[in-house]
A computed fold for a 491-nucleotide part of an RNA from a Dehalococcoidia bacterium, annotated as small-subunit ribosomal RNA, 3' major domain. The prediction has a mean pLDDT of 81. Its Rfam family is "Bacterial small subunit ribosomal RNA".

Context: one part of a larger RNA
RNA sequence: UGACGGAAGGGCACCACCAGGAGUGGAGCCUGCGGCUUAAUUUGACUCAACACGGGGAAACUCACCAGGUCCAGACAUAGCAAGGAUUGACAGAAUGACAGCUCUUUCUUGAUUCUGUGGGUGGUGGUGCAUGGCCGUUCUUAGUUGGUGGAGUGAUUUGUCUGGUUAAUUCCGUUAACGAACGAGAUCUUAUCCUGCUAAAUAGGAACGUGUGUCUUCGGACAUGCAGGUUGCUUCUUAGAGGGACUUUGCGAAUUGCAGCGUAGGGAAGGUUGAGGCAAUAACAGGUCUGUGAUGCCCUUAGAUGUUCUGGGCUGCACGCGCGCUACACUGAUGCGCUCAACGAGUAUGCCUUGUCCGGCAGGACUGGGGAAUCUUGUGAAAGCGCGUCGUGAUGGGGAUAGAACACUGUAAUUAUUGUUCUUCAACGAGGAAUUCCUAGUAAGCGCGAGUCAUCAGUUCGUGUUGAUUACGUCCCUGCCCUUUGUACA
Numbered sequence: 001u002g003a004c005g006g007a008a009g010g011g012c013a014c015c016a017c018c019a020g021g022a023g024u025g026g027a028g029c030c031u032g033c034g035g036c037u038u039a040a041u042u043u044g045a046c047u048c049a050a051c052a053c054g055g056g057g058a059a060a061c062u063c064a065c066c067a068g069g070u071c072c073a074g075a076c077a078u079a080g081c082a083a084g085g086a087u088u089g090a091c092a093g094a095a096u097g098a099c100a101g102c103u104c105u106u107u108c109u110u111g112a113u114u115c116u117g118u119g120g121g122u123g124g125u126g127g128u129g130c131a132u133g134g135c136c137g138u139u140c141u142u143a144g145u146u147g148g149u150g151g152a153g154u155g156a157u158u159u160g161u162c163u164g165g166u167u168a169a170u171u172c173c174g175u176u177a178a179c180g181a182a183c184g185a186g187a188u189c190u191u192a193u194c195c196u197g198c199u200a201a202a203u204a205g206g207a208a209c210g211u212g213u214g215u216c217u218u219c220g221g222a223c224a225u226g227c228a229g230g231u232u233g234c235u236u237c238u239u240a241g242a243g244g245g246a247c248u249u250u251g252c253g254a255a256u257u258g259c260a261g262c263g264u265a266g267g268g269a270a271g272g273u274u275g276a277g278g279c280a281a282u283a284a285c286a287g288g289u290c291u292g293u294g295a296u297g298c299c300c301u302u303a304g305a306u307g308u309u310c311u312g313g314g315c316u317g318c319a320c321g322c323g324c325g326c327u328a329c330a331c332u333g334a335u336g337c338g339c340u341c342a343a344c345g346a347g348u349a350u351g352c353c354u355u356g357u358c359c360g361g362c363a364g365g366a367c368u369g370g371g372g373a374a375u376c377u378u379g380u381g382a383a384a385g386c387g388c389g390u391c392g393u394g395a396u397g398g399g400g401a402u403a404g405a406a407c408a409c410u411g412u413a414a415u416u417a418u419u420g421u422u423c424u425u426c427a428a429c430g431a432g433g434a435a436u437u438c439c440u441a442g443u444a445a446g447c448g449c450g451a452g453u454c455a456u457c458a459g460u461u462c463g464u465g466u467u468g469a470u471u472a473c474g475u476c477c478c479u480g481c482c483c484u485u486u487g488u489a490c491a
Base pairs, nucleotide, nucleotide: 001491002490003488004487005486007485008484009483010482011481012480013479016475017474020439021438022437023436024435027327028326029325031323032322033321034320035318036317043054044053065313066312067311068310069309071307076119077118078117079116080115086113089108090107092105093104094103123301124300126299127298128297132295134289135288136287137285138284139283144183145182146181148179149178150159151158152157162174164173165172189277190276191275192274194244195243198241199240200239201238204235205234207232208231209230210227211226212225213224214223215222216221247271250265251264252263253262329432333391334390335389336388337387338386339385346377347376352371353370354369356367357366358365359364398429403424404423405422406421407420408419445467446466447465448464449463450462451461452460
């Protein structure tokens, strides 16, 4: 100087607690991991910081694994064989999973491209992440880190970087042997809120007038809906450019002595970092990745291949243990009919998003159109929700596992049932022990939708809106983090 302390003092965090909410842990199923099994069940990762993670939803491919079969894509150099032929390809039959001339029988064909050695290459999802780059994760979402000149000390080092107050913050005030600085924090950037102010718009709309249709009419009209552009003028709503806007600016209060700040009120669309993100220091870990890479050292292998391709299987195997989840256990419900509202997306040259019409109980099919899109799909008329019926606490019309049958779609291929539909079957589960996770407002939770993957397949992830609480607004008791003082036989 660190590290540690079952040492002390400050400060902080729902990956801590308190007050609560939703749970998970119990059930069934989905999925990942271990174990077991297997020809193979390829493999990495194991506290936070492995386990719906490798964007890892694997039927073939993927693919690395297993059982087998081909091919050379073995450059180049050198030596050899060699135009009297180095070599290549093949029908049929046998053989073979195979209509692979792979091999064999049999002959034909080809023409210096090859073939046989030696050296040397090349390829490798082979090894080593404890040889590495890069990237990522974590320490660490906290406030921390450093040097110049000067001061202290023989020196390692220290001061600066602090008694105190304050802040989300080494943020500021102030103190002051320090002064003036740098990185991080903040600012900057993106996004969501505000603008009846500007610029505009048949790829966005509303208004007025006209006009067609329908309903009700007190016959005055009112309401709904349409006009391929019916006309006019407009930009509040929509889009997106330039700008503006918030800064403790203005009162008041307490502690004060003043400051930094704190509390509260006002105005305001927004109030104290406005909400949410992105970015994110110094120093580390022998954290992860050689299976992202034609990034890469070394080692291994290299023709009976660890290269590559083809066929089939496996990664899905099931006495069991664990983790993330989905569906439930019902009446705040299930079910039938009707009604009512989103936002973020995405979309087609080898074929995407799909309207409308018809057929079919349904899944779906046929025919037609539109759209490389603010134009069409699409106002994605979403789900929860609301209204009216049925059910009546019964493992019941809760629940929908497990099976059987039939029919569709994708695909060369669906068996180990890809998925979907219909009928039948109708299991556990009556709120879950010890333990444990997440969370403070448009948040938790409920509810769907879109995108990624994608031929097909979401119980996943990433976004998006819709409905929308309870309870703190605190503390350091537990778990940890940051400072200061202190102890140490540790480095």